[in-house]
RNA sequence: GGGCGCGUAGCUCAGCUGGUUAGAGCGCUACGUUCACAUCGUAGAGGUCCCCAGUUCGAGUCUGGGCGCGCCCA
Numbered sequence: 001g002g003g004c005g006c007g008u009a010g011c012u013c014a015g016c017u018g019g020u021u022a023g024a025g026c027g028c029u030a031c032g033u034u035c036a037c038a039u040c041g042u043a044g045a046g047g048u049c050c051c052c053a054g055u056u057c058g059a060g061u062c063u064g065g066g067c068g069c070g071c072c073c074a
Base pairs, nucleotide, nucleotide: 001073002072003071004070005069006068007067010026011025012024013023019057028044029043030042031041032040050066051065052064053063054062
């Protein structure tokens, strides 16, 4: 330098044919349970869907460019 894949909550990851409110598990906080801790139960907080631009009535999803990470080739 070229090709391919990935980037969504603190972590690991879903998200269908673009469709109206963006999710799960773990973790975190509060409360209950306990003498206490753990477990368990209930509730809750937590998001620039990597960035910019474009297409569209509408973009996490499609298109172009950029950035970062990984693999392969040179």
Molecule: transfer RNA
Organism: uncultured Alphaproteobacteria bacterium